[in-house]
Context: one part of a larger RNA
């Protein structure tokens, strides 16, 4: 002095990023048991009482009486800590084998959408296979995530589905103009002219999607304002005026796992409170299936407080074991 351990006056979380760790708590049978709730939970809520033996009554248990012993009777081992408040995610379940188990992932529901079967859809060059020995109450895909209440404007870009006068529109066809070339051709004989074939350009029209264009569509990608003025103290603006945009954020929530300024103000809690819980709303920069606001159960999840309890501490002591270290 390090490990692993007991034990520890008086205080009991003063320790600390956080009660990490430790200690506490524990069984059985009776009593009794809140709020909330999805009526099933919530519960082992919480909080309490009894427990050894021997005798007697009870047929046996179960009870009850009366008696004995110890400090102590679930004698030892073994064996739940509990409440109250918030966030999050419904819930059992899944995960970064070996730093992370969670608010992450899946879920059952809810919705969009594609498929009619040789289905879509996925593999593979093909053959072939899955889909399925299936058939729309099915199958593939996307987004959402129990339930509850609900999910608002915007279709102007983009995307997807519709349409189709009209403009653009390829490969191909082609009326039709021009060029080379040249017969035992024509010729004034010149290397001039030239039919047909073959060939080289060019070429009006014909001519499919798509794109332009004309609709629809948001639980489709996405998006959802700006200045100025007004009320009979003030201070504010239901009003008013304008600009501008497809459309200006509608219920709800709100310093939030989102609030910078920020320890925002008030209230609670506490002697004292950047945390925490109720509010308010001046939302830097919430917002409705990348859902929204609730929510009873659930959680080795996260914040905050309590009860109990303790060497976390104040503040060290003390004692086992096993190292270390000295000798050998």
């Nucleotide at each position: 002095c390090u490990c692993u351990c007991u034990c520890u006056a008086a205080g009991g979380a003063a320790c600390u990023c956080g009660g990490c760790a430790a200690a506490a708590u524990a069984a059985u049978u009776c009593c009794g048991u809140a709020a909330c709730u999805u009526c099933g939970g919530g519960a082992g809520a919480a909080g309490g009482a009894a427990u050894g033996c021997c005798u007697c009554u009870g047929a046996u248990g179960a009870a009850g009486a009366g008696g004995u012993c110890g400090c102590a009777g679930a004698g030892a081992a073994u064996a739940g800590g509990c409440c109250c408040a918030g966030g999050c995610g419904a819930c059992u379940g899944u995960u970064u084998a070996c730093c992370a188990a969670a608010a992450a992932c899946a879920c059952a529901g809810g919705u969009c959408u594609c498929c009619g079967c040789a289905a879509a859809g996925u593999c593979g060059u093909a053959a072939g296979a899955c889909g399925a020995u299936c058939u729309a109450u099915g199958g593939g895909g996307g987004c959402u995530g129990a339930c509850g209440c609900c999910u608002g404007c915007c279709c102007g870009g983009u995307g997807c589905c519709g349409g189709a006068c009209g403009g653009u529109g390829a490969a191909g066809g082609a009326a039709g103009u021009u060029g080379g070339u040249u017969a035992u051709u024509c010729g004034u004989a010149a290397g001039g002219a030239g039919a047909a074939g073959c060939u080289g350009a060019c070429g009006a029209c014909c001519g499919a999607a798509g794109c332009c264009c004309c609709g629809g569509u948001g639980a489709a990608c996405g998006g959802c304002g700006g200045c100025c003025g007004u009320a009979a103290c003030u201070a504010u603006a239901a009003c008013g005026g304008u600009c501008c945009u497809a459309a200006g954020g509608u219920a709800g929530c709100g310093a939030a796992a989102u609030u910078c300024a920020u320890u925002g103000u008030c209230g609670g809690g506490u002697a004292a409170g950047u945390u925490c819980c109720g509010a308010c709303c001046c939302g830097c920069a919430c917002g409705a299936a990348a859902g929204g606001c609730g929510u009873a159960a659930c959680g080795a999840u996260c914040u905050g407080g309590g009860c109990a309890c303790u060497g976390u501490c104040u503040c060290g002591g003390a004692g086992a074991g096993a190292g270390a270290c000295u000798c050998g």
This is a predicted structure of a 328-nucleotide part of an RNA (large-subunit ribosomal RNA, domain IV) from Medakamo hakoo. The gene name in the source record is rrnL. The RNAcentral record of the full RNA draws on ENA. The source organism's lineage runs through Eukaryota, Viridiplantae, core chlorophytes, Coccomyxaceae and Medakamo.